[in-house]
């Protein structure tokens, strides 16, 4: 330099055009003599940045940034 992949909650990841989710973690309550475990609940997201297409974009297109892999 070229090609491909990944980027979504604190962490690990789903979501294949129509209300952004799960597990773990955090917080509250219940339970317990107390803790852990368990049960119930709550909060947490400008979906890496910018632009485009569309009535509607996490999703499709372009560009850019970071990381990973391959080739040269």
């Nucleotide at each position: 330099g070229c090609u491909g992949g990944u980027g979504u909650a604190g962490c690990u990841c789903a979501g294949a055009g129509g209300u952004a989710g799960a597990g773990c973690a955090a917080c509250g309550c219940a339970c317990u003599c107390g803790u852990a475990a368990u049960g119930c609940g709550u909060a947490g997201g400008u979906c890496g940045g910018g632009g485009g297409u569309u009535c509607a974009a996490g999703u499709c297109c372009c560009u850019u940034c970071a990381c990973c892999a391959g080739c040269a």

Overview
A computed fold for a 72-nucleotide RNA from Paenibacillus phyllosphaerae, annotated as transfer RNA. Lineage of the source: Bacteria > Bacillota > Caryophanales > Paenibacillaceae > Paenibacillus. It matches the Rfam family "tRNA". About the family: Transfer RNA (tRNA) molecules are approximately 80 nucleotides in length. Rfam links the family to the GO term triplet codon-amino acid adaptor activity. Its mean pLDDT, the model's own confidence on a scale to 100, is 83.